The prediction has a mean pLDDT of 82. Predicted 3D model of a 79-nucleotide RNA (c-di-GMP-I-GGC riboswitch aptamer) from a Campylobacteraceae bacterium. The model forms 95% of the base pairs in the Rfam consensus. The sequence was found by an Rfam model in a public genome assembly. Lineage of the source: Bacteria > Pseudomonadati > Campylobacterota > Epsilonproteobacteria > Campylobacteraceae.
RNA sequence: UUGAAAAAAGCCAAACCUAUCGCAAGGUAGGGACGGAAAGCCACAGGUCUGCUGAGAGCAGAUGGCUGGGUUGCUGUAC
Numbered sequence: 001u002u003g004a005a006a007a008a009a010g011c012c013a014a015a016c017c018u019a020u021c022g023c024a025a026g027g028u029a030g031g032g033a034c035g036g037a038a039a040g041c042c043a044c045a046g047g048u049c050u051g052c053u054g055a056g057a058g059c060a061g062a063u064g065g066c067u068g069g070g071u072u073g074c075u076g077u078a079c
Stems, first nucleotide, its partner, number of pairs: 001078001004075001011036002016031006034065001040071003044068003047063006
C1' cells in the first nucleotide's frame, strides 16, 4: 500500500424494557443482543424523519446502525 469476520486479542450494540431530557423526530444512562471490519469520529452533499404548519417555499432540529464523502485506529493475508 492492498485486502479480509480466516485465526487471536478484543470492541461496538439493533429491537425491546426501565429511568430521564425534549413539543416532537430523537438523545442520555442501565439492562439486552439484531447485527457490524471501522456500527470510531465529523451533519459537508443527498435522502428520510420532526417542529414552525393544513399545504408550498423557507427556517430550526434529528438521523453517522440510510447513501456518498472527509478523517483516525487493532490484528495481519499478499506485495